[in-house]
RNA sequence: GAUUUAUACAGAAGCGGGGAGAGAUCAGGCUCUUCGAACCGCUGGCAACCUACCACUUGGCAAGGUGCUAACUCCUGCCUAAAAUGACCCAAACGUGGUCAUUAGGAACUAUAAAUC
Numbered sequence: 001g002a003u004u005u006a007u008a009c010a011g012a013a014g015c016g017g018g019g020a021g022a023g024a025u026c027a028g029g030c031u032c033u034u035c036g037a038a039c040c041g042c043u044g045g046c047a048a049c050c051u052a053c054c055a056c057u058u059g060g061c062a063a064g065g066u067g068c069u070a071a072c073u074c075c076u077g078c079c080u081a082a083a084a085u086g087a088c089c090c091a092a093a094c095g096u097g098g099u100c101a102u103u104a105g106g107a108a109c110u111a112u113a114a115a116u117c
Base pairs, nucleotide, nucleotide: 001117002116003115004114005113006112007111008110013043014042015041016040017039021032022031023030026077027076028075029074044069045068046067049065050064051063053060054059078106079105080104081103084102085101086100087099088098089097090095
């Protein structure tokens, strides 16, 4: 790096270095940030995917391997939705019409773990 499976509205911060950006990418929004961003180091913490251990019926533990430690994957983007709420559109067409938002579900993307290559 590829494939498969699972999970993603819970949870968890201090210090030192650093010195202007950051929230994966693109676009739009929103937010964080000189009361110090990213990033690096140390210490702590959260969680429980894998291993170990203890129970034995799907539980405990947190030693080992990872992971994580602002905001739902920060939100939206693609598809579907009988009915509902709100706003809007229509030239010959006013309809069993259309668009947008709200809401719900799904997909994609991304991240992490585990297995295989």